[in-house]
């Protein structure tokens, strides 16, 4: 250069007229009128988390459901993010007879436990976890038509079935073969060394492995009280706080009250613990009355810059800054240039025409996920040119 992958980042700008909207500051009784700033993302989508913030009088416990799951860090938090560690896999290199290492780079990872316990491995295969002898191979015996057959006895190293055959390789031994035995690689113990940890690394002893499967049975361990801005709060005004029906009064008492039932509150169930008891509370039917204003509602785990600390996510200090708040829903139109893409002309230079994606706040705020023209940055892979 040129494709493909992957991870970030932008994703229009300026002026100037006119319109919306909201704040501030003069004038006005008020309606309005002048000036000033300011007015929809990077994901506002989803509504999947996590939390302020609100309300259940208080917000306790157990269980029941429900999440999460290597280590360390970071953050208010988190099913998030960082930077490690294992494991697998795939490329280049490179040690070894060989089984099976070593380094680098990428990708993935639902990574706690299979000696707690229940269960599964269909089919195939002789056999599938307290497992086993179809083919074979090796002694022996009887017969033979000398090609082989029948019995009995050793095997698990060859083949075979299978997603997986009970530890592999190489060598010795052996009728033949087998951790039968030796080295080597794996496994089990226990030990130093490093490492904050996960773990690695060295050397030792042992012939020596209790096979997979836990993302929807299970155990562990940590965690989770509930609704949610249609949360709520304050004012105003209006009517009949209206009728019917059903439930709920016992004890004691120093008359203050207490216990008991009965009803309700507190996601689900249980203790529990609070209110209320007849001028009450509670269920169920019916009827009116309002449905208007204000707050909640944007000063924050907030946003720039700089300097320093960290491998990093991040976090300290310093200085400056206020940047929608509407409430059926304001944030826009038009003209010019400028800017980016594509086409077309040209030798440049520059002319010209086109076009611009996914999308609109609605209590906020940290994540995640998903959608997206076009451009730019960094890594990687492959091809081709050039030095």
């Nucleotide at each position: 250069u040129a494709a493909g992958c992957a991870a970030g980042c932008c994703g229009u700008c300026u002026u100037a007229u006119c319109g919306c909207u909201g704040c501030g500051u003069a004038u006005g009784c008020a309606a309005a009128u002048a000036c000033g700033g300011a007015g929809a993302g990077g994901a506002a989508a989803g509504u999947c988390c996590g939390g302020g913030c609100a309300g259940c009088a208080c917000a306790g416990a157990g269980c029941a459901c429900c999440g999460u799951a290597c280590u360390u860090c970071c953050u208010a938090a988190c099913g998030g993010g960082a930077a490690g560690g294992g494991a697998u896999g795939a490329u280049u290199u490179u040690g070894g007879u060989g089984a099976c290492g070593a380094a680098a780079u990428c990708a993935u990872u639902a990574c706690a436990g299979a000696c707690a316990g229940g269960g599964c491995c269909a089919c195939a295969g002789a056999a599938a976890a307290u497992a086993u002898a179809c083919c074979g191979u090796c002694c022996u015996u009887g017969c033979u038509u000398c090609g082989g057959c029948a019995g009995g006895g050793a095997u698990a190293a060859g083949g075979g079935u299978g997603a997986a055959a009970a530890g592999g390789u190489g060598g010795g031994g052996u009728a033949a073969g087998a951790g039968c035995c030796c080295a080597c690689c794996g496994c089990u113990c226990g030990g130093c060394u490093g490492g904050c940890g996960a773990c690695a690394g060295c050397a030792g002893a042992g012939g020596c492995a209790g096979g997979g499967u836990a993302a929807a049975c299970c155990u562990u361990a940590c965690g989770g009280g509930c609704u949610g801005a249609a949360a709520g709060g304050c004012c105003a005004a209006a009517u009949a706080g209206g009728u019917u029906c059903c439930g709920c009064c016992a004890c004691c008492u120093u008359c203050g009250g207490g216990u008991a039932a009965a009803g309700g509150g507190c996601g689900g169930c249980u203790c529990g613990u609070c209110c209320u008891u007849a001028u009450g509370c509670g269920g169920a039917a019916u009827g009116g009355g309002u449905a208007g204003g204000c707050u909640g509602a944007u000063g924050g785990a907030u946003c720039c810059a700089g300097c320093g600390c960290g491998u990093g996510a991040g976090u300290g200090c310093u200085g400056g800054g206020c940047u929608a708040g509407a409430u059926a829903a304001a944030u826009g139109a038009u003209a010019a240039g400028a800017g980016u893409u594509u086409c077309c002309u040209g030798c440049a230079a520059a002319g010209g025409a086109a076009a611009a994606a996914c999308a609109g706040a609605a209590c906020c705020c940290g994540g995640c996920u998903u959608a997206c023209a076009g451009g730019c940055u960094u890594g990687c892979u492959u091809a081709u040119u050039u030095u």
Background:
Predicted 3D model of a 387-nucleotide RNA (Bacterial RNase P class A) from Shiella aurantiaca. Its mean pLDDT, the model's own confidence on a scale to 100, is 76. The source organism's lineage runs through Bacteria, Bacteroidota, Cytophagia, Cytophagales and Shiella. Its Rfam family is "Bacterial RNase P class A". The family's RNA type in Rfam is ribozyme.